RNAcentral holds the sequence, with entries from MGnify. The RNA shown here (Bacterial RNase P class A) has 389 nucleotides and comes from a sheep gut metagenome. Rfam family: Bacterial RNase P class A. Rfam links the family to the GO terms dimeric ribonuclease P complex, ribonuclease P activity and tRNA processing. Rfam classes the family as a ribozyme. Model confidence (mean pLDDT): 78 of 100.
Order: sequence, then C1' cells, then structure tokens
RNA sequence: GUGGGACGGUCUGCCGCCGGCGUUUCAGACGCAGGAGGAAAGUCCGGGCCACACAGGGUACACCGCUACCUAACGGAUAGAAGUCCGCGAGGGCUUGUAAAGGCAGAAGAAAAGAACCGCCGACUGUAGCCUGCCUGCAAUCCAUCAGGAGAACGGGCUAGGAUGCAGACGGUAAGGGUGAGAAGGUGAGGUAAGAGCUCACCAGGCGUAUGGCGACAUGCGUGCUGUGCAAACCGGUGGUGGAAAGUUCGCAUAGACCGGCGACCAAACGAGAGGGUGACCCGCCCGAGCCGGAGGGUAGAACGAUAGAGGUGACGGGCGACCGUCAUCGUAGAUAAAUGACAGACGCCGCACAGCCGUGCGGUACAGAACCCGGCUUACAGGCCCAC
Repeated sequence: GUGGGACGGUCUGCCGCCGGCGUUUCAGACGCAGGAGGAAAGUCCGGGCCACACAGGGUACACCGCUACCUAACGGAUAGAAGUCCGCGAGGGCUUGUAAAGGCAGAAGAAAAGAACCGCCGACUGUAGCCUGCCUGCAAUCCAUCAGGAGAACGGGCUAGGAUGCAGACGGUAAGGGUGAGAAGGUGAGGUAAGAGCUCACCAGGCGUAUGGCGACAUGCGUGCUGUGCAAACCGGUGGUGGAAAGUUCGCAUAGACCGGCGACCAAACGAGAGGGUGACCCGCCCGAGCCGGAGGGUAGAACGAUAGAGGUGACGGGCGACCGUCAUCGUAGAUAAAUGACAGACGCCGCACAGCCGUGCGGUACAGAACCCGGCUUACAGGCCCAC
C1' cells in the first nucleotide's frame, strides 16, 4: 500500500437530572443498581406493527433485470461467470433480459441498413499520334550486261492489324481512397478483365456437437453461416394507502342548536342513493341517513402504544462464504418540549522535545445525540490496534 475486523475511552470525588426497585416520619426524604451510536445522521430501500380498505380487474407510472445461494424481505449481502476500464502489484470500479415487432441514429458522407462520390476493369463509338504489314512516288546504291532485277533513306496512301492516351455512353465491381462513433467480419496468399469467402491458411463472432460445471459459462471438434448500435421500445418480475403527531381506551365540556345547498324517511310495484372509501384514472365492489359548506360555542386531560424482538451473549456442529442448526444464559435507556450532565483530579491512547535507564514536560483526544421497532445502503470520522496479502 490493498482487503477485512474490532476500538474510539476508564476510575474517583462532589453537585445536578431521568425512569425502575426498595425503605420510610409518605407534601418529603433516603438507599441500590442503571441511563445515547457505529453511524443514533441522510430518509434512499425492505419489513414488523397499527388504522382504513374486503384486499379485485384494466390502463398509466415507478423500480429491478448474468448465475447460484442467504434472508422475513429488499433496489441488500455472499460466492462466482463474461465483457471492459484503473493500478507496478495485492486489488478496485462499471456493465449484464430481447434486438423477434415497431421506432430512432443529428451533422458529415454517394449511401446509415441492401447504398456508388473518387477510383479500378471490360468491350462499343469517336479522336490523337505510334508500331507492324501492304500499295505506291522518287531514288542513293548493288547485281547482271540479251532482256532486266533488287532496293536503303525520304514522301504519300490503305476501314490491314496491334498496343497506348483522351473523351462519351453502357456494363462489371465493393478490394483501394474519402466522410463518420459505426459503411457488407479481420489479416495474408492465390485467383480474376478488375474484384469479392470466389478459394485457402490463421483469427473473431454465430450455429451444431462432445466433455466439465447445479448454473451463468469454459474447453475441444466441426461448419463459409457472417453489415450495427440504442433507449423513453418490447419481454419477465415487483408495487393498496397512510404512518407513532400511526392508533386504542377512558374522562371533561358544549349548542342533539343556527344559516344555505343536496338528500333520506313517507307511498302497491317499479324506479330513485346526498356524501364517502378503495395510491392516480376507469370499471367493479363496499359504507351510507345524513352529508357538503358558512358563521359560532366548548374541550384539548389521563393511561396505553413504549420496548421480550426476524433480540443479545457464549459453546458446539454444518457451510468457501453470507449465514444456518442445537444447547445454555441474560433481561441491556424509554423521555414527551423532550433526562443520560457540569466541574476537579488521576489514568489510557497519540504526537513533539529532553533523556544512559526508570522517566519528565508540553500539546492533542475525532464524527457526533435515541424518540415505535428492526434488516440494509449511503455519507462523516482525531487516533492508533489486530489478521491476511
């Protein structure tokens, strides 16, 4: 340095609070043992509990999305798989369903999902000169000496042929170049008119198959099958609301009144339901004789909830681990405007200086404060300690 674990204060004195237990001369007072965290923070998730709802359906919305396993559950933990990034390294971070349907991908670019701007190739047409061949003009020269024959250089002509350049239009091409985040898997060789998995070798992906693994996947073999990505799209899963100022019970008091609106009751049948609840909206269902609003009057006290739980601790056993099982043991704050403290001394821990040793002096001692309870995540933290690498 990396990963993990636990600590982060103790004792005494004196005074002051809170609840509990006990004693008491019971308005009092006295004694005993106790009294804020690893995060109590954030309120981001999951629950327990409580009330309502009868607890259903649909739409929308939000969250999750690899595998296995843990858990009451989770968007969490543990252990793994693949891809990718950081680090010298031990390690750490991020991502993970589908791409089938529909949709989107600005700008640049010819073209962004079946494409040709530049380029490469081909034969056709035109044109330019060139080469070869043929015809021909002149003619140096040569041979022969009867008649004649050959013929360089130079000039002209020929739809005779060939190669080359340029241009046009047609066809082939997707190898090369350009644009871009991304352009018809990649590299190399052969082949081709030029090219292309067209063929071959190696590699990547897909598909098939064998083996290993619970599995995500891994490895081997085969196969020319081979142009993306994305999310607010689709697929699967989860989601009733509120919240301890929740709520329960008891008590006190008033005005069971007034005004407005809408209703119920009433009548043989039929019909007819104000208002409210169910996360949003709709359907359905339920409650319902009073409701909605205005002005006004009375009360606001007590107890419970409230601390025994998916609890703590120890031992043994199982598991790589998170964690699970068995046995034993403990009883560990409970306020309600909110207690758990102040002061003094000593110690502990850390740092600095002095010092041969014992030690001495000085300074520092973090983040922070329960409020129904629990499991996670995230954030803050002076200082050191332990284990592994």